[in-house]
C1' cells in the first nucleotide's frame, strides 16, 4: 500500500515546545481555539487487541468395550481448544464531545400543511451500509 478479521455510546491530563487555525476526507451543522487549540517532545494515565497464567464447554484423530458385523453410547490416549477469570513485565493503541453528528438504503413515529394516510416543509427514533481509526492475521 492491499486482502481477511475483531472492535469503535466505557475509561483516561499535567508539564514544556511552538504560534493559526482545527475536529481524516467533501458538504452541511454543532463545537475546539490567542485564558494559545491542531501539532510535536517528556512524564503521567486509560483500557485490555496480541503476548503470558488459569480454566476448560466442545471438536478431532486413535486405541479399548459391545456387536454376528457396523455405528452409536461407554472408558482410555493424544491434539486442538470457546465463553469466561487473573495479570499489566513486553509490543501496539488510546488520554474533548459516540469514530462530535448528519449525508446512502429500509423500517417506524410526531407536528405543520391541506379535501386528504397526498405533495412539500420541520422535528425524533431503530436497523443495515459506505468511509475511517485501531488491533491481530496475511500478501
Nucleotide at each position: 500500500c492491499u486482502c481477511u478479521u475483531a472492535u469503535c455510546c466505557a475509561g483516561a491530563g499535567c508539564g514544556g515546545c511552538g504560534g493559526a487555525g482545527g475536529g481524516a476526507u467533501u458538504c452541511g451543522g454543532c463545537c475546539c481555539g490567542a485564558a494559545g487549540a491542531u501539532g510535536c517532545c517528556g512524564c503521567g494515565g486509560c483500557a485490555a487487541c496480541c503476548c503470558g497464567c488459569a480454566g476448560g464447554a466442545g471438536u478431532g484423530u486413535u486405541c479399548g468395550u459391545u456387536u454376528c458385523a457396523u455405528c452409536a453410547c461407554c472408558g482410555g490416549a493424544c491434539a486442538c481448544g470457546a465463553g469466561u477469570g487473573c495479570a499489566a513485565a513486553g509490543g501496539u493503541g488510546c488520554c474533548a464531545a459516540u469514530u462530535c453528528c448528519g449525508a446512502c438504503u429500509c423500517c417506524a413515529g410526531g407536528c405543520g400543511g391541506g379535501g386528504g394516510a397526498a405533495a412539500c416543509g420541520c422535528c425524533c427514533g431503530g436497523a443495515g451500509g459506505a468511509a475511517g481509526a485501531u488491533g491481530a492475521g496475511a500478501g
This is a predicted structure of a 139-nucleotide RNA (SAM riboswitch aptamer (S box leader)) from Calidithermus chliarophilus DSM 9957.
Lineage of the source: Bacteria > Thermotogati > Deinococcota > Deinococci > Calidithermus chliarophilus.
It was read from a public genome assembly, where an Rfam model found it.
The prediction has a mean pLDDT of 84.